[in-house]
RNA sequence: GACGAACGCUGGCGGCGUGCUUAACACAUGCAAGUCGAACGAGAUCCAUUCAGUAGCAAUACUGAUGAAGAUCUAGUGGCGAACGGGUGCGUAACACGUGAGGAACUUGUCCCGGUCUCUGGGAUAACAGUUGGAAACGACUGCUAAUACCGGAUGACGUCGGAACUUCGCAUGGAGUACUGACGAAAGGGUUACUGGAUCGGGAGAGCCUCGCGGCCUAUCAGCUUGUUGGUGGGGUAAUGGCCUACCAAGGCAUCGACGGGUAGCUGGUCUGAGAGGAUGAUCAGCCACACUGGGACUGAGACACGGCCCAGACUCCUACGGGAGGCAGCAGUGGGGAAUCUUGCACAAUGGGCGAAAGCCUGAUGCAGCAACGCCGCGUGCGGGAAGAAGGCCCUCGGGUUGUAAACCGCUUUCAGAAGGAACGAAACUGACGGUACUUUCAGAAGAAGGUGCGGCCAACUACGUGCCAGCAGCCGCGGUAAUACGUAGGGGGCAAGCGUUGUCCGGAUUUACUGGGCGUAAAGAGCGUGUAGGCGGCCAAACAGGUCCGUUGUGAAAACUGGAGGCUCAACCUCCGGACGUCGACGGAAACCGUGUGGCUAGAGUCCGGAAGAGGAGAGUGGAAUUCCUGGUGUAGCGGUGAAAUGCGCAGAUAUCAGGAAGAACACCAAUGGCGAAGGCAGCUCUCUGGGCAUGAUCUGACGCUGAGGAGCGAAAGUGUGGGGAGCGAACAGGAUUAGAUACCCUGGUAGUCCACACCGUAAACGUUGGGCGCUAGGUGUGGGGCCCAUUCCACGGGUUCCGUGCCGCAGCUAACGCAUUAAGCGCCCCGCCUGGGGAGUACGGCCGCAAGGCUAAAACUCAAAGGAAUUGACGGGGGCCCGCACAGGCGGCGGAGCAUGCGGAUUAAUUCGAUGCAACGCGAAGAACCUUACCUGGGCUUGACAUGUUGGUGAAAGCCGUGGAAACACGGCUCCUUUCGGGCACCAUCACAGGUGGUGCAUGGCUGUCGUCAGCUCGUGUCGUGAGAUGUUGGGUUAAGUCCCGCAACGAGCGCAACCCCUGUCCUAUGUUGCCAGCGAGUAAUGUCGGGGACUCAUAGGAGACUGCCGGUGACAAACCGGAGGAAGGUAGGGAUGACGUCAAGUCAGCAUGCCCCUUAUGUCCAGGGCUACACACGUGCUACAUUGGCCGAUACAGAGGGCUGCCAAGCAGUAAUGCGGAGCGAAUCUCAUAAAGUCGGUCUCGGUUCGGAUUGAGGGCUGAAACUCGCCCUCAUGAAGGUGGAGUUGCUAGUAAUCGCGAAUCAGCAACGUCGCGGUGAAUACGUUCCCGGGCCUUGUACACACCGCCCGUCACACCACGAAAGCCGGUAAUACCCGAAGCCGUCGGCCUAACCCGCAAGGGAGGGAGACGUCGAAGGUAGGAUCGGUGAUUGGGGUGAAGUCGUAACAAGGUAGCCGUAGCGGAAGC
Repeated sequence: GACGAACGCUGGCGGCGUGCUUAACACAUGCAAGUCGAACGAGAUCCAUUCAGUAGCAAUACUGAUGAAGAUCUAGUGGCGAACGGGUGCGUAACACGUGAGGAACUUGUCCCGGUCUCUGGGAUAACAGUUGGAAACGACUGCUAAUACCGGAUGACGUCGGAACUUCGCAUGGAGUACUGACGAAAGGGUUACUGGAUCGGGAGAGCCUCGCGGCCUAUCAGCUUGUUGGUGGGGUAAUGGCCUACCAAGGCAUCGACGGGUAGCUGGUCUGAGAGGAUGAUCAGCCACACUGGGACUGAGACACGGCCCAGACUCCUACGGGAGGCAGCAGUGGGGAAUCUUGCACAAUGGGCGAAAGCCUGAUGCAGCAACGCCGCGUGCGGGAAGAAGGCCCUCGGGUUGUAAACCGCUUUCAGAAGGAACGAAACUGACGGUACUUUCAGAAGAAGGUGCGGCCAACUACGUGCCAGCAGCCGCGGUAAUACGUAGGGGGCAAGCGUUGUCCGGAUUUACUGGGCGUAAAGAGCGUGUAGGCGGCCAAACAGGUCCGUUGUGAAAACUGGAGGCUCAACCUCCGGACGUCGACGGAAACCGUGUGGCUAGAGUCCGGAAGAGGAGAGUGGAAUUCCUGGUGUAGCGGUGAAAUGCGCAGAUAUCAGGAAGAACACCAAUGGCGAAGGCAGCUCUCUGGGCAUGAUCUGACGCUGAGGAGCGAAAGUGUGGGGAGCGAACAGGAUUAGAUACCCUGGUAGUCCACACCGUAAACGUUGGGCGCUAGGUGUGGGGCCCAUUCCACGGGUUCCGUGCCGCAGCUAACGCAUUAAGCGCCCCGCCUGGGGAGUACGGCCGCAAGGCUAAAACUCAAAGGAAUUGACGGGGGCCCGCACAGGCGGCGGAGCAUGCGGAUUAAUUCGAUGCAACGCGAAGAACCUUACCUGGGCUUGACAUGUUGGUGAAAGCCGUGGAAACACGGCUCCUUUCGGGCACCAUCACAGGUGGUGCAUGGCUGUCGUCAGCUCGUGUCGUGAGAUGUUGGGUUAAGUCCCGCAACGAGCGCAACCCCUGUCCUAUGUUGCCAGCGAGUAAUGUCGGGGACUCAUAGGAGACUGCCGGUGACAAACCGGAGGAAGGUAGGGAUGACGUCAAGUCAGCAUGCCCCUUAUGUCCAGGGCUACACACGUGCUACAUUGGCCGAUACAGAGGGCUGCCAAGCAGUAAUGCGGAGCGAAUCUCAUAAAGUCGGUCUCGGUUCGGAUUGAGGGCUGAAACUCGCCCUCAUGAAGGUGGAGUUGCUAGUAAUCGCGAAUCAGCAACGUCGCGGUGAAUACGUUCCCGGGCCUUGUACACACCGCCCGUCACACCACGAAAGCCGGUAAUACCCGAAGCCGUCGGCCUAACCCGCAAGGGAGGGAGACGUCGAAGGUAGGAUCGGUGAUUGGGGUGAAGUCGUAACAAGGUAGCCGUAGCGGAAGC
């Protein structure tokens, strides 16, 4: 895009079309084929006339009879029609259809044209009448009668057949014609005068029949089929050819160019789609065919094997008196059924057409119309213009607004369609109109009666809110949904269509995705394992010929409709009409001759052949050699050998291993050896001989296209495997043992059977790979190597150089390729031939067939399932890959932790609550730099509800706060007392109300901010350029160097940014300035003593500002570089030491409980106040610390030296009291002044002496002190007493490279006090070691592999278990189809007989006979049916086999990295499984 459509929702009108796609299922009822009296007899009715009767004066009326001519009707005889028209698509793969030929092998009623004739006789029979049978359907007998019914005779223009003569033509048989001759053969009348009919012959038109070429489905898992089969002769039959039929003879005929079989199917014009080529389809309309309940058969006829005819058989239905009968909607309506689904039991013959008739006319469910259905196409409408307070309402909102939206309301206008009323056609040439009072037209009223479906994540036009929360649901594909869903549902809005809109189904397109146009095969699917060769396909140069292909012209045909161009008719369109075009691989005629083809003649460039030559693991057979292994014998010799990561099994004192000598046996051939050679491939290796194949180069003898490829076929074909017979040294599936291991049916070890070897015969597969079929030609080079030839050079030889042919490698241009790569050995450019591919899995499987002894091989599907599977390359990440490098990473050292007690934090368990968070490194002395109350978030209980806190509105009160009293655990409740201002009023507070407050409630996976970590690691990027189809690369890689992407050099890169470094701070040296509260050398004064004082600025110090260090200098190394090494000087030397400083990013890392914040949730509670409790609990487990275990020590006494800090609700001196904690006391100090404040280790002296102690201090008792409303749960300190574990700590693990570790004390924050042994700082004393980078961990750069990309904590394989699904096998069971053999054998045709019957003709006076015909009988054929064994297809089947798919099942770890034993292929064995 399309549709005979269906379904969902909706639905105003009209025109034109279309309407059982399924059950060729069954059918009630009505209708669908009759007509002719001008073929015929008869009957009935009407009736002119005439007659009679009655009435009447009569006309006349009535009744009865007659009934010629006439009219109408009816059954029958007869004629024509019924073979058309209408329906359906079962069957059919066929001369059925289409197209084009042929019939010299034919037929033709009616119709047209032409010729001739139409003479003469005869006998019957329906109807009818009578009798009679039957329920009916329908008959039987007797008697009568007519014809255009039937029959005889005559005639013969003419026809047919025969004879013989001639002419002429043709594609074979043969045809046509002329005159002669023999035989045979016709007829019907009717009507009236107009005609009409009959017979025969010839011609025509149209129709039919037969034959042939070509064309159009699937299947080879159908490969062989055929006996009337193929042909001939005779005969029969037909309108006619013909095995169409029959007898005989011959043995043919068809088929890979697909016979035979199976499946499916009416064919075509056309229709749909497509740019076309094609693909799909075959409704309506038209042509042909086939069929008419199923099967068979003939009759009649011009025509049938006959839809509304006959006979028979079968199934089904109906009637019946049970004896018998009737029927066939796939005609039009209609019914049931089936189905997702398809209409009225309508009107009319007015038109068109058909049948009959002379005609009038009759018949016509053909047809013309109407009805039903949005089923389709087309047209029209549901209003138009104005209208902003941008109304209300809805929706959204940042609360400002936006949008719906000129939309509505409102104002003005119009009336198509529908409605009402009036008129009224064409279709008809006289009469005649179903449609139809319809089309059309006029008038009237009023915006009035008339809009929905679907979509809005991308493809794909159109976005927001709410609800929901991997639920409900959506979905064409990708995919949405797990609390902020533009994807679900609803709403608002917007998009696209519109009387429709969507969905489903089907076909074509897109799909160059079966590729003719127009694809591919190295790695994506795809080259057969290899050659040989049949058919076939393709094929060199020259010449003339033919004209099959090819091309041109003319011509015939290609139905109409459809399509298309133009024109016309319905108001337009759809639709219809007219004219033209177009439509074939078609036929005929004429022509051309390049190419293909055909046959002919020639050629030598392809191909082959010949002479001589050289190379080679080419093949087959026979022989032969040495080394080694093992075994046997003997000698020497002694305790081990062997094996591994380490071991053990095993061998050995019965003498092994080792070693020497001799012997045996089998298998394989070191070095040469190669990137080498040969072969078609598989493959081929000691040496010699025999036989033998192929290739190469040189020469150019001969043949003269003999060529290339190759479906089938036949052959070769590694290893493993099979059969028979040998052989068996070594190796070695299976097997056994030993190890390893969680296990180890493995890897490793010790043994070891088949096998490996030989002969013969099978198998026929491999990752049989260059993953690259064969042949020929063409298209830059360079460099090796193997085999030849020629030239140069060399006196010659050997080297050497050049060139050429053949083979075999590497590099590389053009070109090709998705890229990788290929590149004269093509994967380039072309030609020829073969094979193969068409998403992954299922599956190279099942079934079938062929082959095989078996194993198995070859051929080769489907159901089902997935939205991928795959290739190449890129960036990462990773590796039990590689290289380089770094780091307290290891190593070397020192000290710890892990053991004990205690402290502290966490887990767990507990609890009313033990609030919450942090969880590998990077949680765990963390948030917390201070939990008795408070903190506090938790629990229990008691209270409050605009609230403990903020802002505002409205109304009211005048107090409120505070103080006092009462109750209470308190919060709180109640009572009492007291405002400012002169007024207006103001402030304040309370009560009530409404907005709101409040939340440490949730979400750190909605967020901001901040932080941790990799990591102070050296990296991370950009612009421009260049390269690449692209992802990307380059730069940033490389050579050096560095702590460093630090610097230098090189380079298709050149630059730049964030990082590094430096700039900043502290410390270390010096200088300058200043000199108090700091300092005191010199001068002076004073004290028991002290910078105490006057003074001083020298020094220290403090506060500021400077200097200094830069690889600057020298030497060496290096590339004349960067830099490194060493040295000098210097307080300091190569970053001087330390700090601050943390790139792009990673971890959905941490934090909603610091703060902020979206959304959600609570609102007399999840808010808030209060009291008490809890966060401090304790069988346990872990982290981090402290104190120890002692003599480098403990204790006692004496004594020396810091730095950095803090201090007014504070630090607190002196002095006094107390053993002490501390108290009293009060000086000084908001601090270089006073104070905390004695530093300790150290030093000196004394004591203790290896003992759970004079170590250690836990625990517990008693007594005190301090803070604080308050130390019970639950603080710290002091004194006395008590005196636990612990004797240096398993596996493991941690810190530190110098003023570091270790060790020693001091201070501070928080803080009323303190659980601080923590944290952050400060100084004192002050080491050891680093060979080095193999290993562990982490990191950086380069490279490599990858099946990973959530990135190795990755991916992933197989068994087993469970569920579901489809399939195969299966004892069988059931059914279908087509055949075969035999039996039975209806109807009927044909044949024979025909004793019985018989009008026409003949003989005969007659009787009778004959000819002919018939009944009947028999026979051949013959449908249905029966029997039998098979074939084939389908359904079903206990059970069984594998397969697929499933949520986080079980067992292992096979593969991807060297995947931890490299992997993989074929084969064989084995094993739970991957597998070995």